Background:
The part of an RNA shown here (small-subunit ribosomal RNA, 5' domain) has 492 nucleotides and comes from an uncultured bacterium. The coordinates come from a structure-prediction model, not an experiment, and the mean pLDDT is 85.

Context: one part of a larger RNA
């Protein structure tokens, strides 16, 4: 000298856009953060021309709670970059083709009765719909089997055409129309999965490791390759080019510095990964082994009639703890975008706002002209002055910011505006309310008086102080910086 999610000490006037638990992935009280919805049922309430018509609540279902939103414990690993493979793979929603939606059937919930529990949740019969379930029909370019052509590729092969034969769908709904679904087959688009080349911290005061280990052969198992599992077989594999062990650690675009090379770092914004009270499973699903799902095991917490039961903020906000240290139990769907819905509409603590913090970045101010009796009054003095000093007082001005009063948005395509009567605009009004930190021996810009007397204290180095101290305290005076300014940390 740059830089910081920064803290402390003194001070602190406005605005903009940003930032804000680095520590205890420590424990949470309470709210709120995922719901939707013209498939079916219930059928409160409410209108009624008594025909009916609305449709709250619960349930069945269908989509969607794998997104978005927080954290970095773990992780030295195809984690994560980067470049490539998949002739070894999946893909709801979406957009597009090519065909179909025919025909039966039994249930279960909700509901009613009657029980059981404090409760949490149950249990018997008994009644019922469906885009819920389960049969049959049909069906390619779908799968599987059996046989043919033709091209292609580094290779296991792969792509296109033929015959035969098996074998597998579908579901209605209303505002009845260019509605809105459902089925099989194909293509993309997007997204996921998998495997490969190089990159990736410290310890040799870790030298060996390894038994599904290394191959392989049969199986399973997967959407898919694979010892991934598994049964047999061999007896490999990996290491000084540093394996294994030990520490540490999310990774990157980037961001700090640097004249570059580097070095340092992953806060905010983006990607990917990784967890979701602690360890284990799986279920449903297009996709999950799921943060506001299930189940098991542990620790905690908490209800209870002691039989048994309920939770899980590393979601916004809030508490307690911890610490030097980190914010509001705020408003809103108006706008962006996500769920679900033909739509209207609902739902969003995602996002937009606004409310605290000088925590940093940036702009503004806190007056502007004249003004010499060089005024009072500080201070130093060689007593002559010199200095604070045009500074102040006085004049004359101006109105950023400030205070009132009006008119007001864009941000919204027709409506819809949380922020906001806010940003702006206008007129009034009046120097009024707005300076302060640090230094001042040499480094290194700035000196004097007084006080003390190796004391009391300074201090980043080198040093100051024992009676004349530009080095401590104060004082006037001067430097530097500025709504900050020192001081500690910690990087270059």
């Nucleotide at each position: 000298g740059g830089a910081u999610g920064a803290a402390c000490g003194c001070u602190g006037a406005c605005a903009g856009a940003a930032u804000g638990c680095u520590u205890a992935a420590c424990a949470c009280a309470u709210g709120c953060a995922a719901g939707u919805c013209u498939a079916c049922u219930u059928g409160a309430u409410c209108c009624u021309u008594c025909g009916g018509g609305u449709g709250a609540u619960g349930g069945u279902g269908g989509c969607g709670g794998a997104c978005g939103g927080g954290u970095g414990a773990g992780u030295a690993a195809c984690g994560c970059g980067u470049a490539a493979a998949g002739a070894a793979c999946u893909u709801g929603c979406c957009u597009u083709g090519c065909a179909g939606u025919c025909u039966g059937g039994g249930a279960c919930a909700a509901c009613g009765u009657c029980u059981g529990g404090a409760a949490a949740c149950g249990g018997a019969c008994g009644c019922u719909a469906a885009u819920a379930c389960c049969g049959g029909a049909u069906a390619u370019u779908a799968u599987g089997a059996u046989u043919g052509a033709a091209u292609c590729g580094c290779a296991u092969g792969a792509u296109u055409u033929g015959a035969u034969u098996a074998u597998g769908a579908a579901a209605g709904c209303u505002a009845u129309a260019u509605g809105c679904g459902c089925u099989g087959c194909g293509a993309g688009a997007g997204a996921g999965c998998u495997u490969u080349g190089c990159g990736u911290c410290c310890c040799a005061u870790u030298a060996g490791g390894u038994a599904g280990u290394u191959g392989g052969u049969g199986g399973g198992g997967u959407a898919a390759c694979g010892g991934c599992c598994u049964a047999c077989c061999a007896a490999g594999c990996c290491g000084a080019c540093g394996a294994u062990c030990a520490g540490u650690a999310g990774c990157c675009g980037g961001c700090c510095u640097g004249a570059g090379a580097g070095g340092g770092u992953g806060a905010a914004c983006g990607g990917c990964c990784a967890c979701a009270u602690u360890g284990g499973g799986a279920c449903u699903g297009a996709g999950a082994c799921a943060c506001g799902g299930c189940c098991c095991a542990g620790a905690c917490u908490c209800c209870u009639a002691c039989g048994g039961g309920a939770g899980g903020c590393a979601g916004c906000a809030g508490u307690g703890g911890g610490g030097a240290a980190u914010a509001u139990u705020g408003c809103a769907c108006a706008a962006u975008g996500g769920g679900c819905g033909c739509a209207a509409g609902c739902c969003u603590g995602a996002u937009g706002c606004a409310g605290c913090a000088a925590c940093g970045c940036c702009g503004c101010g806190u007056g502007a002209g004249c003004g010499a009796u060089g005024a009072a009054g500080g201070c130093c003095u060689u007593c002559g002055g010199g200095u604070c000093g045009u500074a102040a007082a006085g004049c004359u001005c101006u109105g950023u910011c400030c205070u009132c009063a009006a008119g007001g948005a864009a941000g919204a395509u027709a409506a819809u505006g949380a922020c906001g009567g806010u940003a702006c605009u206008u007129g009034a009004g009046g120097a009024g309310g707005a300076a302060g930190c640090c230094c001042c021996g040499g480094c290194u810009a700035a000196c004097u008086a007084c006080g003390u007397g190796c004391c009391a204290g300074c201090a980043g180095c080198c040093g100051c102080g024992g009676u004349a101290a530009u080095a401590c305290g104060u004082a006037g005076g001067g430097g530097g910086c500025u709504a900050g300014c020192g001081u500690u940390a910690u990087c270059c």
Rfam family: Bacterial small subunit ribosomal RNA.